Context: one part of a larger RNA
């Protein structure tokens, strides 16, 4: 709770698609609704309001006029809103004609470097580690050097506040599909657009399941320090995992800690891609900074300005993302999610 907000204070859903449902460009006509306005009627009485009067005045009574949101039937009505039609191109798309790029997927096939195994040669007593040591390795011959060879994983340098993508993300090369996306153009379509509850897809790491793999490293353990201790930082080893294929999980500080969309609002300066002789422009992607915004730090044509649309989402701190129901999952959890009590 008809309010104020959401970078940092509570608080933007991880992300796209997309029905409903909300919101919509530009002219014309047509009858509706809207507003705006005329007429009638109704708006008891008494009160209030204003003018008289009456009780020595007041209070108090009496009369008179107006007023009385509003409601009811009727008639006009410009700009507006939906609705039918007709008709437009500035919004979205399609088409042509170029451009760049770690976008994706799966297959196949290549390099080269490096670690580490194995075998063979030289070759002799160490080698590894550390703050400094010890476990470990090594005469059954290590380290170290050479040569062959096996096997996984990763792709130095180029590498850039560089490029791509919705986000997760994504970087040896070379082929086969394959999606966006910028420029210029202006031939077509002719508002066909925004956003989007649910829904449905994708979605890092770890983690499940099967079945391969299995060189580093490396949770767990184990063994040596350290240390009062030391379930740890350091150091030997080392299993899951980390790779693949299939299916699950469905979360993260999923961050720009900034939800999508469309106009406008000074500059100056670097870099990407494009079109133009130029001058500039169009799209990115940073920095510096005007207005203006902010509680400040700071945002500032990639806005946290100025508006508008349409969706999430907060509402003092613990209790608690807990319980209890439910809905997914194989588990692990994962989505929804209180309150009673306290301060």
């Nucleotide at each position: 709770u008809u309010g104020g907000g959401c970078g940092u204070a509570a608080a933007g859903g991880g992300u796209g698609c997309g029905c409903a449902g909300u919101c919509g460009g530009u002219u014309a006509u047509a009858a509706a609704g809207a507003u705006u306005u005329g007429u009638g009627g109704u708006u008891a009485a008494a009160g209030a309001a204003u003018g008289a009067g009456g009780c020595u005045c007041a209070a108090c009574c009496u009369c008179a006029u107006a007023a009385a949101u509003g409601c009811c039937a009727u008639g006009a009505u410009a700009a507006c809103u939906g609705u039918a039609u007709a008709a437009c191109u500035a919004g979205a798309g399609u088409g042509a004609a170029g451009a760049a790029g770690a976008g994706g997927a799966a297959a196949a096939g290549u390099g080269g470097a490096a670690u580490u195994c194995c075998a063979u040669g030289u070759g002799u007593a160490g080698c590894g580690g550390u703050g400094g040591a010890a476990u470990g390795c090594g005469u059954a011959g290590a380290u170290a050097u050479a040569u062959g060879g096996a096997g996984g994983a990763a792709c130095a340098c180029c590498a850039g506040u560089g490029g791509c993508g919705a986000a997760g993300g994504c970087g040896a090369c070379u082929u086969u599909c394959u999606g966006g996306u910028c420029u210029u153009u202006a031939a077509c379509u002719g508002a066909c657009g925004a956003u989007g509850a649910g829904g449905c897809a994708c979605g890092a790491a770890a983690g499940c399941g099967u079945g391969g793999g299995g060189a580093g490293c490396a949770a767990a353990u184990a063994g040596g320090a350290u240390u009062a201790g030391a379930u740890a930082c350091c150091c030997u080893a080392g299993u899951a995992g980390u790779c693949c294929a299939c299916g699950c999980c469905g979360u993260a500080a999923a961050c720009g800690g900034u939800g999508a969309g469309u106009a406008c609002u000074a500059a100056g300066u670097g870099u990407u891609g494009g079109g133009g002789c130029a001058a500039c422009u169009c799209a990115g992607u940073g920095c510096u900074g005007a207005a203006g915004c902010a509680a400040a730090c700071g945002c500032a044509u990639u806005a946290a300005g100025u508006a508008c649309u349409c969706c999430g989402c907060c509402u003092g701190g613990g209790g608690a993302g807990u319980a209890u129901g439910u809905u997914c999952g194989c588990a692990a959890g994962a989505g929804u999610g209180a309150a009673a009590c306290u301060c």